This is a predicted structure of an 81-nucleotide RNA (c-di-GMP-I riboswitch aptamer). Rfam family: c-di-GMP-I riboswitch aptamer. Its family is annotated with cyclic-di-GMP binding in the Gene Ontology.
[in-house]
RNA sequence: GAAUAGCAAAGGCAAAACCAUCGCAAGGUGGCGACGCAAAGCUAUAGGGGCUGUCCGAGGGGCAGUCAGCCAGCUGCCGUU
Numbered sequence: 001g002a003a004u005a006g007c008a009a010a011g012g013c014a015a016a017a018c019c020a021u022c023g024c025a026a027g028g029u030g031g032c033g034a035c036g037c038a039a040a041g042c043u044a045u046a047g048g049g050g051c052u053g054u055c056c057g058a059g060g061g062g063c064a065g066u067c068a069g070c071c072a073g074c075u076g077c078c079g080u081u
Base pairs, nucleotide, nucleotide: 002081003080004079006077012037013036018031019030020029021028022027035069041074042073043072047071048070049067050066051065052064053063054062055061056060
């Protein structure tokens, strides 16, 4: 450096529901809680996609947001070969 696995060791994160709070909403944050995760680390002023608000409108599109635990991009831990 490449492949492979998360089996061993050491750990890490935390879905839904519920509570508090912010937001018109999508959704965010904190608590609680574990459905899961080998990138469930980072990125939404590079791209696709989902969702919300609003406007124009009837073919859909513009604008403003939001989601990375949808794809994607970047970086990265241990073991084995």